[in-house]
Molecule: transfer RNA
Organism: Gemmataceae bacterium
RNA sequence: GGGCUUUUAGCUCAGGGGUAGAGCGACUGUUUGACGUACAGUAGGUCGGAGGUUCGAGUCCUCCAUGGCCCA
Numbered sequence: 001g002g003g004c005u006u007u008u009a010g011c012u013c014a015g016g017g018g019u020a021g022a023g024c025g026a027c028u029g030u031u032u033g034a035c036g037u038a039c040a041g042u043a044g045g046u047c048g049g050a051g052g053u054u055c056g057a058g059u060c061c062u063c064c065a066u067g068g069c070c071c072a
Base pairs, nucleotide, nucleotide: 001071002070003069004068005067007065010024011023012022013021018055026042027041028040029039030038048064049063050062051061052060
C1' cells in the first nucleotide's frame, strides 16, 4: 500500500428499511432474623464520527476513525 471483518446499555451479544432489545450486572420492592435464592419492577443508549439514498436508516451506499485477520 491492497483486501476482508468488528464497532449497539456497565459487560457479553441479538436486531431481516417501519416504536432500539435479551442475558448478566446495578438499583428498588416482596420474601428472610440476616445474607443469598426466588418473584415483581425501575434506571441506564444522540446504535464509533460525518455525509448520501429513502416518506422513513442501527440496517443500504461513500468517506474517516478504531480493534482484528490475510496478502504484498